[in-house]
Large-subunit ribosomal RNA, domain II from a Minisyncoccota bacterium, 691 nucleotides, folded computationally. The prediction has a mean pLDDT of 82.
Context: one part of a larger RNA
RNA sequence: GCCAACGAGUUUAUGCAAGCUGCUCGACUAAGGACGAGAGUCCGGAGUCACAGGGAAACCGAGUCUGAACAGGGCGCUCGUAGUUUGCAUAAGACCCGAAGCCAGAUGAGCUUGCCACGCGCAGGGUGAAGUUCGCCGAAAGGCGAAUGGAGGCCCGAACCGUUUAGCCGUGCAAAACUAUCGGAUGACGUGUGGUAAGGAGUGAAAAGCUAAUCGAAUCUGGUAAUAGCUGGUUCUCUCCGAAAGAACUUUUGGGUUUGCGUCAGAUGUACCUCUGUGGGGUAGAGCACUGGAAGGUCUCGACAGGUCGAAAGACCGCGAGACCUAUCAAACUCCGAAUACACAGAGUCAUUAUCUGGCAGUUAGUCUGUGGGGGCUAAGCUCCACUGGACAAAAGGGAAACAGCCCAUGAUCUCUAUUUAAGGUCCCUAAAUUGACGUUAAGUGCGCUUAAGGUGGUGAAAUUUCUUUUACAAUGAGGAUGUAGGCUUAGAAGCAGCCAUCAUUCAAAGAUAGCGUAACAGCUCACUCAUCGAGAAAUUUCGCGCCGCAGAUAAUCGGGGCUAAAACGUCGUACCGAAACUGAGGACUGAAUGAUACUUCGGUAUUAUUCAUUGGUAGGAGAGUAUUCGCACUGCGAUGAAGGUGAAGGGGUGACCCACACUGGAGCGCUGCGAAGUAAGAAUGUUGGC
Repeated sequence: GCCAACGAGUUUAUGCAAGCUGCUCGACUAAGGACGAGAGUCCGGAGUCACAGGGAAACCGAGUCUGAACAGGGCGCUCGUAGUUUGCAUAAGACCCGAAGCCAGAUGAGCUUGCCACGCGCAGGGUGAAGUUCGCCGAAAGGCGAAUGGAGGCCCGAACCGUUUAGCCGUGCAAAACUAUCGGAUGACGUGUGGUAAGGAGUGAAAAGCUAAUCGAAUCUGGUAAUAGCUGGUUCUCUCCGAAAGAACUUUUGGGUUUGCGUCAGAUGUACCUCUGUGGGGUAGAGCACUGGAAGGUCUCGACAGGUCGAAAGACCGCGAGACCUAUCAAACUCCGAAUACACAGAGUCAUUAUCUGGCAGUUAGUCUGUGGGGGCUAAGCUCCACUGGACAAAAGGGAAACAGCCCAUGAUCUCUAUUUAAGGUCCCUAAAUUGACGUUAAGUGCGCUUAAGGUGGUGAAAUUUCUUUUACAAUGAGGAUGUAGGCUUAGAAGCAGCCAUCAUUCAAAGAUAGCGUAACAGCUCACUCAUCGAGAAAUUUCGCGCCGCAGAUAAUCGGGGCUAAAACGUCGUACCGAAACUGAGGACUGAAUGAUACUUCGGUAUUAUUCAUUGGUAGGAGAGUAUUCGCACUGCGAUGAAGGUGAAGGGGUGACCCACACUGGAGCGCUGCGAAGUAAGAAUGUUGGC
């Protein structure tokens, strides 16, 4: 991991509600007793509920309380009881499994820690303390030397004890080993046997170490099914409806209670919804009339302690305030002012509307998207509100390559190789146009989304202005002069360092010069003019599509192939494809209406026919069934073969499931109607067994 078996809302008491039953001339007995083999039957009215309420009460009573009240107001003016079933609540283990833990009593020191008693062990080598002896010196104390001696938590190193580092092992040889290396090795040494100290206690050269592979409180048993606002699991079918992730409070925020939203039953009977009308508003917008902000201008005033100039008078700039003009800004501004929304009234719609009462819930972690906002950076697949917007959640289908929240369907009851469409598409992958018309793009731009500021004589369109056969624009040829090297300045200044002036002449035209250049000249161009040529040219503005800006990890991407008068982009048209949408054919369920039949406690119920509508669904509510075991009653089957098993395939049922048949099996089993439950398995790191 798979298979099989086992595996989770039970039982009792009380209460509430609903269904059913008995009685209602109110209902019922409890404890207990009698009888009986038992099942049970019969006594037993103590008591409970109901039959009248109001008041604190006295008390009064279909009324009563308050009150001075014959007022007003509050609460009232009969709808039972017992049993049983189901749902829920409360108390209990209370749907099941699951802690770490707490307490009590025992068991442990054959492991290990400390201590006690009695024993045992430590190859070999090295060093050479004290002391002693001898010699010498000394008056002595003593000193020196040699020998002897054999001390030490001394040195090296086996046994022994340990375990530093590395490897190896890591389903091991091993729940700590092995190999190499390493520390101690006469000591606070190692070790044997026996004894002793224990669970909030021991022991501890202290690490919260150790106390039997267990230690920040051992182990075993019990309290014990501890508790778990937490995680996981919770077993058959079909039908109807169908949420919430909000509010308030909470030692509360991943939990609860009440309410909102769901469902079922009952009641009211249009109260809902839509349209129309009438209202108040101060939002969007807009505006500057107020409150404030802020830009420019004109005027006036103020302080002169501002700055510059001036001898001063004063002038200019600057500062502050006010008035006016122009153009403006505002969530906490408003002279104005919608759409929606809200309130009321009327009309329409007649259902699975709405509201109220009661039973049972679940939900109170929401998410994205659109719109209006706050926070943030008008960042976030960010965060917080609103529109009880939409979708998902709880929603499948088609589209967006793939893609909960986007688009379509404004939504899948079932069957059909039927139809028409939506979004989106129509060259091939791939269903349908290589579709018609007019343009644009040459960049593979583009072909789903995203890429800026800035640059661009790429190209297309539009507009305005100017020049042009009295010849434009471009190109080519020629000229571009003279007074004069203007004056000044300067070493020089000659058109071209700088300052001043910028005239005149000859001309077709030519600046006291728009550039380059020279030390200064020279030189080369330009403006300007003529000739050649012969038809459009120039400038500005706006728009469309491109280009550069633009660098990454597979050639690695428009989903791919691929596509250029497109299979790209823009505009218009026709045809087609395309969904579980619509339609068609047939069937089913539920609800309503109408009709018929049967029954009736006359309220209605059941069956059937027609018509209309409905039928996605998590949590959850409601309804109807299937299956298993046992019991009672009735009635059947079985050795001419029961149960069980195997067999895709026959028949029935919406389904759970039921029936038949064949083989196997070898002794019990079933239908129907009730009753009672150890009543349904795929999940719980489920339990046990097998493989």

RNAcentral holds the full RNA, with entries from ENA.
NCBI's taxonomy places the organism under Bacteria, Bacillati, Minisyncoccota.